[in-house]
Molecule: Lysine riboswitch aptamer
Organism: Kurthia sibirica
RNA sequence: AGAUGAGGUAGAGGUCGCAAUAAUCAACAGUAGUCCACAAGAGAUGUUAGAGCAUCGCUGACGGUGGAUGAAAGGGUUUAUUGCCGAAGUUUAAAUAUGCUCAAUCAUAUUUAGGCUGGGGCUGUCGCUUAAUAGGUGCAGAACUGUCACAUUCGUGAGAAUGUGUUGAGCUAUCUUUUCA
Numbered sequence: 001a002g003a004u005g006a007g008g009u010a011g012a013g014g015u016c017g018c019a020a021u022a023a024u025c026a027a028c029a030g031u032a033g034u035c036c037a038c039a040a041g042a043g044a045u046g047u048u049a050g051a052g053c054a055u056c057g058c059u060g061a062c063g064g065u066g067g068a069u070g071a072a073a074g075g076g077u078u079u080a081u082u083g084c085c086g087a088a089g090u091u092u093a094a095a096u097a098u099g100c101u102c103a104a105u106c107a108u109a110u111u112u113a114g115g116c117u118g119g120g121g122c123u124g125u126c127g128c129u130u131a132a133u134a135g136g137u138g139c140a141g142a143a144c145u146g147u148c149a150c151a152u153u154c155g156u157g158a159g160a161a162u163g164u165g166u167u168g169a170g171c172u173a174u175c176u177u178u179u180c181a
Base pairs, nucleotide, nucleotide: 002180003179005177006176007175008174009173010172011171014085017084018083019082020081021080022079023078025076033069034068035067036066037065038064043056044055045054046053048104050102051101052100088117089116090115091114092113093112094111095110096109097108098107099106118145119144122141123140124139126138127137128136129135146167148165149164150163151162152161153160154159
């Protein structure tokens, strides 16, 4: 000085990179709920079917029709701030907590262990979710873009263009250490 393995540190992709918080706006929705009137008449509610328990109901509940009043959450737009680059998302399994109790089921949240996805869009009203043809997500398709490798061409060189392939446990830079010379 160079190559390889292991470990550490710092960075890059994108002006729709990822997530969180706050504010704002649209929508949710003239919906849920509450009140009044009319008709009717025995059950209704607590995720779902069962058992139990509790509450309401002939002083008329639930549901129906009409009228008056009338939200919110989740999700989304925009702006600002913060933390970051498996950022994050999704899926499978298990455990715990909550939803009146029991054991299941469903929903939400957290944790652990695996799988998949480099990134963000577009198309498919194909599936799921949702109020929604917004958004999210699964699958599929054709492109764009970043990294690396290879080939060809241009260039003194750094490098650039075109094409092909892969993809994050990656890539670039740098430090320590190991091995070889």